[in-house]
Molecule: Bacterial small signal recognition particle RNA
Organism: Rhodomicrobium sp. R_RK_3
RNA sequence: AGGUUGGCGGCAGACGAGUUGCUCGCCAAUCGGGUCAGGUCCGGAAGGAAGCAGCCCUAACGAAUCCGACUCGGGUUGUCUGCCGGCCUUCC
Repeated sequence: AGGUUGGCGGCAGACGAGUUGCUCGCCAAUCGGGUCAGGUCCGGAAGGAAGCAGCCCUAACGAAUCCGACUCGGGUUGUCUGCCGGCCUUCC
């Protein structure tokens, strides 16, 4: 000097685990929201008020494997004019 290889580190990927978002299900007997038939109340009337059932939405809860995000890994792969070594060959 060349070749080859190892450890650590940086960067990136794949894999695994967890969390979360998306999606779906379910969902408030009274203590979530909205709309409130019927009925009730106020009023001479016009009209108004509260509001049960129902319906819709939502919190919570549950779900499956994709997709997205984050975190982790005594691991894995690749890369680097990175750092530190081993071996071989050649030259001085």